[in-house]
Molecule: transfer RNA
Organism: Parcubacteria bacterium DG_74_3
RNA sequence: GCCGGGGUGUUGGAAUGGUAGACAAGACGGACUUAAAAUCCGUUGGAUGCAUAAUCCGUGAGGGUUCGAGUCCCUCCCUCGGCA
Numbered sequence: 001g002c003c004g005g006g007g008u009g010u011u012g013g014a015a016u017g018g019u020a021g022a023c024a025a026g027a028c029g030g031a032c033u034u035a036a037a038a039u040c041c042g043u044u045g046g047a048u049g050c051a052u053a054a055u056c057c058g059u060g061a062g063g064g065u066u067c068g069a070g071u072c073c074c075u076c077c078c079u080c081g082g083c084a
């Protein structure tokens, strides 16, 4: 230099162009226990907010297509693999 895969919460990872974060780990709260571990139940992206309401924002960065983009197209960045 050329070709291809990947980048999403705290972490590993799901998501057919139509409610972003399923499921798991971790964390927090509760049950159980003399106490703990294990187990079970609940909550868990961010901001504003008394709030679990409500509103807004959020998929590496920027732009485009579309009524609608994590997903399709373009440029760039990072990363992994192959070829030279």
Stems, first nucleotide, its partner, number of pairs: 001083007010025003018067001026044006045057004060076005